[in-house]
RNA sequence: GCGCCCGUAGUCUAGCCUGGAUAGGACUGUAGCUUGCGGAGCUACUAGCCGGGGUUCAAAUCCCCGCGGGCGCG
Numbered sequence: 001g002c003g004c005c006c007g008u009a010g011u012c013u014a015g016c017c018u019g020g021a022u023a024g025g026a027c028u029g030u031a032g033c034u035u036g037c038g039g040a041g042c043u044a045c046u047a048g049c050c051g052g053g054g055u056u057c058a059a060a061u062c063c064c065c066g067c068g069g070g071c072g073c074g
Stems, first nucleotide, its partner, number of pairs: 001073007010027004020057001029045005050066005
């Protein structure tokens, strides 16, 4: 340099192919309840689509450019 794959809360992950509901789940965190106490149990809450542009009535999802990571080729 070329090709392919990946990027979603603090961490991990589903959804993407086939556009449409308040972006779902686990852990962590915070608060409350519970408990003799608790880091265990129950409930609630906080927090996210790598950046920019395009297409569209509508984009995490499609297209383009860039950034970062991985693999392969030279």
Annotation:
Transfer RNA from an archaeon, 74 nucleotides, folded computationally. Its Rfam family is "tRNA". By type it is a transfer RNA. Rfam's curators write: Transfer RNA (tRNA) molecules are approximately 80 nucleotides in length. It was read from a public genome assembly.